[in-house]
About this RNA
The part of an RNA shown here (small-subunit ribosomal RNA, central domain) has 349 nucleotides and comes from a metagenome. Its Rfam family is "Bacterial small subunit ribosomal RNA". RNAcentral holds the full RNA, with entries from SILVA.
Context: one part of a larger RNA
Formats: sequence, structure tokens, C1' cells
RNA sequence: CUGGGCGUAAAGGGUGCGUAGGCGGUUUGGAAAGUCAGAUGUGAAAGCCUACAGCUUAACUGUAGAACUGCAUUUGAAACUUCCAGACUAGAAUACUGAAGGGGCAGAUGGAAUUAGUGGUGUAGGGGUAAAAUCCGUAGAUAUCACUAGGAAUACCGAAAGCGAAAGCGAUCUGCUGGGAAGUUAUUGACGCUGAGGCACGAAAGCGUGGGGAGCAAACGGGAUUAGAUACCCCGGUAGUCCACGCCCUAAACGAUGAAUGCUAGUCGUCGGAAAGCUCGUCUUUUCGGCGAUGCAGUUAACACAUUAAGCAUUCCGCCUGGGGAGUACGGUCGCAAGAUUAAAACUC
Repeated sequence: CUGGGCGUAAAGGGUGCGUAGGCGGUUUGGAAAGUCAGAUGUGAAAGCCUACAGCUUAACUGUAGAACUGCAUUUGAAACUUCCAGACUAGAAUACUGAAGGGGCAGAUGGAAUUAGUGGUGUAGGGGUAAAAUCCGUAGAUAUCACUAGGAAUACCGAAAGCGAAAGCGAUCUGCUGGGAAGUUAUUGACGCUGAGGCACGAAAGCGUGGGGAGCAAACGGGAUUAGAUACCCCGGUAGUCCACGCCCUAAACGAUGAAUGCUAGUCGUCGGAAAGCUCGUCUUUUCGGCGAUGCAGUUAACACAUUAAGCAUUCCGCCUGGGGAGUACGGUCGCAAGAUUAAAACUC
């Protein structure tokens, strides 16, 4: 290289946009690079192969043929790929219409609750646990009422639901803004798919500077438990959690399932749009696009998947090749650091 694979055995990049590259709809005409056919030249000899011959045979040798699957020149063919010119609308995009949505960013506002403070009522306990104790309380706690302050999160609705590329998104209102679905088939006319590098986004934790700090809470202190208890339980409690700006770039970043296109039985539920129907009900049927359940064919080692495929095919990318050593060392790149990324070998079973 051929070949085999990637849901759970090793293996899908965290996600998108996109460069080079690879691949690419229907049709007409032309060219003839790929492709196919013919001819000519060349492809040294020897060797290999075939036939015959010579040494008594064989090895060996000789003669002839074939072959040398290649290259170059030239003459043609035009189905397919390619290139050029033209046409098309089924892919793609645009326009218009009325709907859906926790999509994003910014600002404003609200109520419940926790905590703290001040004042009132009130008196001896409260709190906590399996049981206790540390702890709080006669300097008046807990409870209860009123007011004030501040921060964080937004009960119910809430769902197998919705939106987003993923990470993720949930009080209300306003402003700005992205995307998707449906319908009308009006416009452009292949403008497409994928995508090495690259760029952007990327939970939590962590880092830098400046704020903020109610609750919770690594570390830490104390009380218990225990043989011990650097834990589980309890009382406290600092980073952090929150905001702004800048880094970090990793996760069981999971559907452990890359993206795109076409094809291949159904049934039920639900969300969004449209059309039709009548016994006008917030009904029925049809249809397009999502999200789920179940289930044929088929696939699978089995589990299971099954029009949202793990089925049948095509295109492009990423990745795998026994376990350990090791996602480590060294070197490179990035980072303030923590570290991330790329990534071996000896040795061993």
C1' cells in the first nucleotide's frame, strides 16, 4: 500500500465558521487532458518462458520464436471524468407574509426567603444530634411585631415540553440583536458538501487587577464518633461562589454515536406552522419541520439500534492497531502561574 474498524471491546476532534485540498445536480454543442483503439519507432545482449537441435543423458550450450505488461511520435473514437461556451430548476441562497421560543447583550423594576442592625412585647432557655457536646443566652437570647440595610437566587407555571453550534439558557418589563420552522413559488441560477492548517466560542475549578460579600463553603479551629478518625455527624469559618475587565482551554465537554445527501413497513403521544372538511368543536383529516415512546425488514458478539439508524449506499474530515511503562520523559508551541497541547523509548508481562 491492499485490507479491517471507531454506541458499550482500542478508536468521533468539546463545538462552530472557514482557507488550501478532495468530491459535486439536469441538459446542448465543442475541445480531447484523463480514458479506449490502431499504426510506427524504441524497449542492447545475456537471462526467464516456448519449440527444436548439439555434447551417450543431464547440468550446460546453440538456433528460432515469444515476451519485455514501458516510453515517445502519430491517426482516430467521444460514453464517462475534465475543460470551454450556452440553457435549465429538483440542490443552495434571496425576497415577502403571519406565527413560536428560558437564543444572545444591555438597562430598569418586583415579591418570597435567609442574615444583620434598631426599636417594642416577653422570660429562661435556645440550638444541635442516633445520643451528646463544642456554640448562643439574664450585658435579655430563642419566639413574636414593626422598620432599616445588603447580597445572592428567581417557588408555583415546569412537561417525555421549548431555544441554542456546543458550552448552556428559567421572576417581570423595555431597548438592541442572531438563528430556525411553515406558507406564497416571486427572484438568482449549482452560487453546493466536507474541511488539513487557521480563526472564534467553550461548564466548573483556578489565576491577575479593582469592587462586592447575605447565604453556602475547600483550607483551618473546636465538639463528637472511633482502637485510631488528618473522614462521615455537629458548632464556627477564610479563599471562593457574585460583578467589571483580562487570562486559563480542560470535563463521564456523553447520545460515550463526526458532518452532508439519497433510499428503506407501521402505530401512538407531544411542540411549531400551513391547508382542507363539516355534525363550528378550541373538533377531525392531510401535510411540512422538531422532540419522545413502541415496533417490522435489516444490522449487531450480545445488549440493543431501527425514517432523529448502530439499516442500504456515496463524499469529505478526525481517530484506532495487545496490557503496563504513559497521555509520562525529552524537545517544540502556548500560559503570569497552575498547567495545557504535540508526543516517544528502554524495560516488562